[in-house]
Molecule: c-di-GMP-I riboswitch aptamer
Organism: Planctomycetota bacterium
RNA sequence: CAUCCCGAAAGGCAAACCAUUCGCAAGGAUGGGACGCAAAGCGUUGAGUCCGCCCACAAAGUGAAUUGUCGCGCCACCCUG
Numbered sequence: 001c002a003u004c005c006c007g008a009a010a011g012g013c014a015a016a017c018c019a020u021u022c023g024c025a026a027g028g029a030u031g032g033g034a035c036g037c038a039a040a041g042c043g044u045u046g047a048g049u050c051c052g053c054c055c056a057c058a059a060a061g062u063g064a065a066u067u068g069u070c071g072c073g074c075c076a077c078c079c080u081g
Stems, first nucleotide, its partner, number of pairs: 001081002012037002017032006035068001041074004046070002048066002051063003
């Protein structure tokens, strides 16, 4: 510098579920807990999904939630070349 397809080691993250708590909701936070993750690291609502309001339970509009659905940008450990 490149790769990051497979395998190893160290370390990392933490689904479902449970408890407490916040929220109308989708969901969030903390603790427990591990199904999984090589970007399940950071950023970005661009797409998707979901919820509230409006409406007529639709469409459109509007405001939220989700990055562990995908895309994009930035950066990165070990191994390997």